This is a predicted structure of a 138-nucleotide RNA (FMN riboswitch aptamer (RFN element)) from Jeotgalibacillus proteolyticus. The prediction has a mean pLDDT of 79. Its Rfam family is "FMN riboswitch aptamer (RFN element)". Rfam links the family to the GO term FMN binding. The sequence was found by an Rfam model in a public genome assembly.
RNA sequence: GUAAUCCUUCGGGGCAGGGUGCAAGUCCCUACCGGCGGUGAUGGACCUUAUGUGUCCUUAGUCCGUGACCCGGCGAUGCCGGUGGAUUUGGUGAAACUCCAAAGCCGACAGUGAUAGUCUGGAUGAGAGAAGGAAAUG
Numbered sequence: 001g002u003a004a005u006c007c008u009u010c011g012g013g014g015c016a017g018g019g020u021g022c023a024a025g026u027c028c029c030u031a032c033c034g035g036c037g038g039u040g041a042u043g044g045a046c047c048u049u050a051u052g053u054g055u056c057c058u059u060a061g062u063c064c065g066u067g068a069c070c071c072g073g074c075g076a077u078g079c080c081g082g083u084g085g086a087u088u089u090g091g092u093g094a095a096a097c098u099c100c101a102a103a104g105c106c107g108a109c110a111g112u113g114a115u116a117g118u119c120u121g122g123a124u125g126a127g128a129g130a131a132g133g134a135a136a137u138g
Stems, first nucleotide, its partner, number of pairs: 005134006017029003031118002033107002035066004043057004047052001061105002070082005087103005109121003
């Protein structure tokens, strides 16, 4: 340093203010939030005579993929398959759906006195994955 194996820990945020109403964190105005991996022209550090298609860290809710949820099947404490949301315009530039500016858009299921991304519940669950460790081998 390396493939497979095992163990431990960690692993999701958000309705403030106002209106209507008998009643709404569910409607209306307005506010607020953004899982995980990848990519990456941001930003930072470093290296070199060489400012470079260099190295490391870092940058996307809406790009690529993926998890929870839901549906189906089966040889069923699980596995396989399916379903599964959303971005444009302008700027810079050799190059941008990632940078800058502006305006948008999206958000499982069940419950509820009234329709839920934000409340309650399944869930002290599961999990994409992240970090650390063990033993063994070359």